[in-house]
RNA sequence: CAGCCGGGCUGGGCGGCCGCUCGCUGCGCUUUAGGGCGCAGCGGGAGGAAAGUCCGAACUCCGAAGAGCAGUGUGCCGGAUAACGUCCGGGAAGCUGGUGUCAAGAUCAGCUUACGGAAGUGCCACAGAAAACAUACCGCUCCGCCGUCGUUGCGAGCCCUCGUCGAGGCAAGGAGGGUUCUCAGCGACGGCGGAGUAAGGGUGAAAAGGUGCGGUAAGAGCGCACCGCCGCUUCAGUAAUGAAGCGGGCAGGGAAAACCCCACACGGAGCAAGACCAAAUAGGGAGGGAGCUCAGCUUGGGCUGGGCGCGUACUGACUCGGUGCGCCAAACCUCCGGGUAGGUCGCUAGAGCCCCGCAGUAAUGCGUGGCCCAGAUGAAUGGCCGUCCUGCUGUUCCUACAGCAGACAGAAUUCGGCUUACAGGCCCGGCUGCCAC
RNA sequence: GCGGGAGUAACUCAGUGGUAGAGUCACGGCUUCCCAAGCCGUUGGUCGCGGGUUCGAUCCCCGUCUCCCGCU
Numbered sequence: 001c002a003g004c005c006g007g008g009c010u011g012g013g014c015g016g017c018c019g020c021u022c023g024c025u026g027c028g029c030u031u032u033a034g035g036g037c038g039c040a041g042c043g044g045g046a047g048g049a050a051a052g053u054c055c056g057a058a059c060u061c062c063g064a065a066g067a068g069c070a071g072u073g074u075g076c077c078g079g080a081u082a083a084c085g086u087c088c089g090g091g092a093a094g095c096u097g098g099u100g101u102c103a104a105g106a107u108c109a110g111c112u113u114a115c116g117g118a119a120g121u122g123c124c125a126c127a128g129a130a131a132a133c134a135u136a137c138c139g140c141u142c143c144g145c146c147g148u149c150g151u152u153g154c155g156a157g158c159c160c161u162c163g164u165c166g167a168g169g170c171a172a173g174g175a176g177g178g179u180u181c182u183c184a185g186c187g188a189c190g191g192c193g194g195a196g197u198a199a200g201g202g203u204g205a206a207a208a209g210g211u212g213c214g215g216u217a218a219g220a221g222c223g224c225a226c227c228g229c230c231g232c233u234u235c236a237g238u239a240a241u242g243a244a245g246c247g248g249g250c251a252g253g254g255a256a257a258a259c260c261c262c263a264c265a266c267g268g269a270g271c272a273a274g275a276c277c278a279a280a281u282a283g284g285g286a287g288g289g290a291g292c293u294c295a296g297c298u299u300g301g302g303c304u305g306g307g308c309g310c311g312u313a314c315u316g317a318c319u320c321g322g323u324g325c326g327c328c329a330a331a332c333c334u335c336c337g338g339g340u341a342g343g344u345c346g347c348u349a350g351a352g353c354c355c356c357g358c359a360g361u362a363a364u365g366c367g368u369g370g371c372c373c374a375g376a377u378g379a380a381u382g383g384c385c386g387u388c389c390u391g392c393u394g395u396u397c398c399u400a401c402a403g404c405a406g407a408c409a410g411a412a413u414u415c416g417g418c419u420u421a422c423a424g425g426c427c428c429g430g431c432u433g434c435c436a437c
Numbered sequence: 438g439c440g441g442g443a444g445u446a447a448c449u450c451a452g453u454g455g456u457a458g459a460g461u462c463a464c465g466g467c468u469u470c471c472c473a474a475g476c477c478g479u480u481g482g483u484c485g486c487g488g489g490u491u492c493g494a495u496c497c498c499c500g501u502c503u504c505c506c507g508c509u
Stems, first nucleotide, its partner, number of pairs: 001433010012388007020045011047408001051419002054417005059270004071266005076090005091115001092113008116261002120259002123254002137201002139197015155181008209227006228250001229248008274345004284336005291308007309327008352371003356367004389406007438508007447461004455492001463479005485501005
C1' cells in the first nucleotide's frame, strides 16, 4: 500500500429569500368575563433507524380469596438493569487458520453458538449382515467329512536287464530298473458341515472407543503405553467448570428448532387507554299544563251518556262554523340527568442530554457542575437561489467547463432493547500478500 | 392500535421430514368428412425470499416481503 474479516462513529457544510407549525413578548380589534382573531419581534422544529411492532417496562382503566390444570414464553454460570428473550464478563462446545504429532490428544489466534434433560413414547428413507436388548455378507482361523493332484512308505501284479543251481528239461529263487493298483501318512487346492473372530473389505450422514506395540490358530481392551470415556476423592473457583490423584477395560449412537420431562415467569386491555367541559336533534325523569254542570246505574269508591268550555288535527269559508280525537292524555312551558358532534387535559422535564471526577475488567452505578432540546390532530418540519464538498456522464491534450444526482427513510403517549433498510465518508483491531529500510 | 391466516406448474388446490402431485390449460397422436366429447402421451416448478436445525426441509425454527381477514 492492497485485499478479507470484526468493531465503532458519521449520515452533506455555509449563506440569503418566501412559506408552515409551536411557545413567549408587545400592539391592535372583539367579548360582561374566560377567551378569540390579526400583525410584528425573538426562540424551538424528525431519525439512527422516527420503520417492523418482535420483546420488556412506565402510565391509565377494568378485574381479582387462595391454589391447581390448560396455554404461552424462557433455559450453561455470575453480574448489570425499573424490567427484558437485552447487555457485560466467564465457562463449555463447534468451525477456520497456524504450531506440533505417524495420527489423535495438545497448544495459540479469530469467529460462531436457540448451550437444561436422551428417563418414557415415537423417528432414523435408500443402501447395508446389522440403524440400537445389536449383528455376521465377503473375508481370516481351527476342527470333521468328501473329492482331485503331488509325495513317501508297506504290499501285490506285469515287463526288462544282470545273476545263482543245472548235461538238458522241469522247478525254486536273488539284485537292479520301469510301470500299474490297493491301503496308510503328509502337503496343496476345491466343496460341505461345525466352531471361533470382529483386525480388514464393502454400505451409509451415522456402525458399539482412537493410535502404536505385544499377543494369538486367526483375532479382539485380550495385555500394555499415550489419548478419550465413566466413577470416586482432594484442591482451585461465588458458580458454570477446571486440574491432579486413585479406581474401572468401557457403560455408551443421533435428534428435544419430534412429542415430552424438569425449573422459572406470565390477570386482561391498551393514549381510539382514561379524565373533564358540553351544542342541535331524538329518547329518559320531575313539575306545571281545564274543567264545570245535568241524567242514569251503584252501599261506597266509581262507571256510562248529554250540554257548556278548553286543547289539537282535518275541512269549508264571509276572522265564523262543521267533524274526529283528547281533557286519568297530548300539544306546549320550565327544570334535571345520561350521552353524541365539538373542545380541553392526558402531551412531552424525562429510568432526559453534555462535561468532569470516582468505583468497577466491563455492562453500569454514584457524585459535582451546566442545559431545556418537536408536540401536530384532514395532521407543521417545505420550496427556490448562491457557494463549497462528494459521485457519475459529456466536451477538452491538460488545466478547466457544462449537465445530472446526493443513500435508507419521515415523529403521533413515552422509554429501554432487538431486528430489518441504508449512497458515501472517517477511525480502531486482527489475518494474508507485495514493496522499501 | 391489537390480533389471526395464506404464499406450491399458466389457473384452482393436495402434499406435516426421505425422488414434488392432481384437475383444468397448452402441445402431439388416435378416433371423425370436419369440430366437440372421449382415449393415449408429452412439456412445464428458484415450493415468495434469506438464514438456521437436521444426514436430509415444501414441511420444523428465526428474520423478511406481499396479500387477505377480524376486533376496537
Molecule: RNase P RNA; transfer RNA
Organism: Acidobacteriota bacterium